[in-house]
Molecule: transfer RNA
Organism: Fuerstiella sp.
RNA sequence: GCACCUGUAGCUCAACUGGAUAGAGCACCGGACUACGAAUCCGGAGGUUGAAGGUUCGAAUCCUUCCAGGUGUA
Numbered sequence: 001g002c003a004c005c006u007g008u009a010g011c012u013c014a015a016c017u018g019g020a021u022a023g024a025g026c027a028c029c030g031g032a033c034u035a036c037g038a039a040u041c042c043g044g045a046g047g048u049u050g051a052a053g054g055u056u057c058g059a060a061u062c063c064u065u066c067c068a069g070g071u072g073u074a
Base pairs, nucleotide, nucleotide: 001073002072003071004070005069006068007067010026011025012024013023019057028044029043030042031041032040050066051065052064053063054062
């Protein structure tokens, strides 16, 4: 350089091949319980889905160009 893969919450991953409010677990915060903690239970917050455009009534999902990481190849 070329080809392919990945990028969604602090972390690990879902989202049924475009369909309506983007979810789960862990972590974090508050409460219950406890002599105090841990564990357990209840509740809460946290996301412009890597960036910018395009297509569409509708995009995390399709297209284009970039960015970051990885694999292969000379």